RNAcentral holds the sequence, with entries from ENA. Bacterial RNase P class A from a Flavobacteriaceae bacterium, 300 nucleotides, folded computationally. It is recorded under the gene name rnpB. NCBI's taxonomy places the organism under Bacteria, Pseudomonadati, Flavobacteriia, Flavobacteriales, Flavobacteriaceae. It matches the Rfam family "Bacterial RNase P class A". From the family's description: Ribonuclease P (RNase P) is a ubiquitous endoribonuclease, found in archaea, bacteria and eukarya as well as chloroplasts and mitochondria. It is annotated as a ribozyme.
RNA sequence: CUAGCAGGUCGCUUAUCGCUGCCCACCUUGGUGGGGAGAGGAAAGUCCGGACACCAUAGAGCAGUAUAGCGGGUAACGCCCGUCGUUCGUUUCGACGAAUAGGACAAGUGCAACAGAAAGGAUGUACAGGUAAGGCUGUAGUGAAAUCAGGUAAACUCUAUACGGUGCAACGCCAAGUAAAUCUGUGUUUGAGAGCGGCUCGUUCGAUACAGAAGGGUAGGCGGUUGGAGCCCACAAGCAAUUGUGUGCCUAGAUAAAUGAUAAGCCUCGACAGAAUCCGGCUUAUGGCCUGCUUUUUUU
Numbered sequence: 001c002u003a004g005c006a007g008g009u010c011g012c013u014u015a016u017c018g019c020u021g022c023c024c025a026c027c028u029u030g031g032u033g034g035g036g037a038g039a040g041g042a043a044a045g046u047c048c049g050g051a052c053a054c055c056a057u058a059g060a061g062c063a064g065u066a067u068a069g070c071g072g073g074u075a076a077c078g079c080c081c082g083u084c085g086u087u088c089g090u091u092u093c094g095a096c097g098a099a100u101a102g103g104a105c106a107a108g109u110g111c112a113a114c115a116g117a118a119a120g121g122a123u124g125u126a127c128a129g130g131u132a133a134g135g136c137u138g139u140a141g142u143g144a145a146a147u148c149a150g151g152u153a154a155a156c157u158c159u160a161u162a163c164g165g166u167g168c169a170a171c172g173c174c175a176a177g178u179a180a181a182u183c184u185g186u187g188u189u190u191g192a193g194a195g196c197g198g199c200u201c202g203u204u205c206g207a208u209a210c211a212g213a214a215g216g217g218u219a220g221g222c223g224g225u226u227g228g229a230g231c232c233c234a235c236a237a238g239c240a241a242u243u244g245u246g247u248g249c250c251u252a253g254a255u256a257a258a259u260g261a262u263a264a265g266c267c268u269c270g271a272c273a274g275a276a277u278c279c280g281g282c283u284u285a286u287g288g289c290c291u292g293c294u295u296u297u298u299u300u
Stems, first nucleotide, its partner, number of pairs: 003294008011266007019038002022035006040272001044283002047281005052167004059201004064163005069083005084102001085100005103158002108156002110152002125140005171223004182213005193205003230249002233246005
């Protein structure tokens, strides 16, 4: 000094005003005062796995979908770690780094233009050898692949394993209001039908049932709603992912949507971009600064 990889961080300070939640005090149902907090590493994608809620107990099977060396981690996973294999880069190997959709082609079915004699239980051109006979053996041509029962399974398929579904607009409670009213059909234990992805079986409910028609009321409030498979640090075990122990900390909860505005100064001059039930991953977008490792170039 160039490039790459990994980790961290993402404008700062002061003043004034404003918005939302929580806690405390006072006053009385809504205000006043004080204190604290307030958008990310991806909040994005909605791609996986769950927590939680409901469907009756979610039972069995088929179809379907997904995964795939070996071992470990995790609540779990299609994720992560280690190791082996393969491929690529570097410098031939090794080493280093990166990627990996990594079970089975003798269970079966497919696919491979052209060229070539012939493209898979297929075929016999030319030359040579050999036989009782025979592409029986070898070489050559063509071709990416030709005498090996080859290649190919992010080709169909087979094997092993896993999977109930729907989703916070889940769901629960309260208030108010109306029409458990009217009509049609089925049907009442010999059971119509209904039971939250599809089908079958089983099973449960079932006559105040079920299906349909035409109508009526409501769509308001509260909870779910953020204390967690939680986070920081230290020690121990382990190659690592991670686990255990201990101290400390509490860090958004809106509901048509709060998390800001102004002024002054500083500077690394701020990219990608904004919570909506929550968590663990993966993928995608992305600039600057700091730290560590590797590498290029130059100098000593």